[in-house]
RNA sequence: AGGUGAGGUAGAGGCGCGGUCGGUCAAGAGUAACCACCCUGAGCAGGGCAGCGAUGGGGGGUGGCGAAAGGGGCCACCGCCGAAGCCGGGCAUCCGCCCCGGGUGCCUGAGCUGGGCCGGCAGUUAAGAGCUGUCGGACUGUCACUUGCGGCUUCCCCGGGCUGCAAGUGAUGAGCUAUCUCACGC
Numbered sequence: 001a002g003g004u005g006a007g008g009u010a011g012a013g014g015c016g017c018g019g020u021c022g023g024u025c026a027a028g029a030g031u032a033a034c035c036a037c038c039c040u041g042a043g044c045a046g047g048g049c050a051g052c053g054a055u056g057g058g059g060g061g062u063g064g065c066g067a068a069a070g071g072g073g074c075c076a077c078c079g080c081c082g083a084a085g086c087c088g089g090g091c092a093u094c095c096g097c098c099c100c101g102g103g104u105g106c107c108u109g110a111g112c113u114g115g116g117c118c119g120g121c122a123g124u125u126a127a128g129a130g131c132u133g134u135c136g137g138a139c140u141g142u143c144a145c146u147u148g149c150g151g152c153u154u155c156c157c158c159g160g161g162c163u164g165c166a167a168g169u170g171a172u173g174a175g176c177u178a179u180c181u182c183a184c185g186c
Base pairs, nucleotide, nucleotide: 003184004183005182006181007180008179009178010177011176014081016080017079018078019077020076022075023074024073025072034064035063036062037061038060039059040058043052044051046099047098048097049096084113085112086111087109088108089107090106091105092104093103094102095101114140115139117137118136119135120134121133122132123131124130141172142171143170144169145168146167147166148165149164150163151162152161153160
């Protein structure tokens, strides 16, 4: 100078990812609940128990009063670059109790996804927002190879090597770049 493997540290992708008992705004919504009157007239959540019910269940109409949560935009702050999300398994907890179903949190898996955007379909949801999955589209990051145009390496040329830009092809994060330590090899 330059290889292979293991471990550590620091970085890059960009409308980059996620979080907060934070602030603010819209939406939720003139909705739910509650109250009064009227109509109907025996049941009321997926099932059971409990509870409520002719002193009117449930449903509908009119009027009065009238929210909230989750989710979202912006700001601020925090953690970061498998950031994170999904899926599988385990545990805990919430919905009056059990089943079913659903929500939240933690642990775990060498299971899938490099990243954001647009669109179709499906789920969730009050929702044409957002989120999630899947399919498609162009874009982009990284690495490898090929081609072209340069630069460095020498006094010059050829060849070789390294490197910048552009295009093409392939692959994808357990990756890539830089650097340190250890071991092995030349």
A computed fold for a 186-nucleotide RNA from a Bacillota bacterium, annotated as Lysine riboswitch aptamer.
It was read from a public genome assembly, where an Rfam model found it.
Of the family's consensus pairs, 100% are formed in the model.
Its Rfam family is "Lysine riboswitch aptamer". About the family: Riboswitches are metabolite binding domains within certain messenger RNAs that serve as precision sensors for their corresponding targets.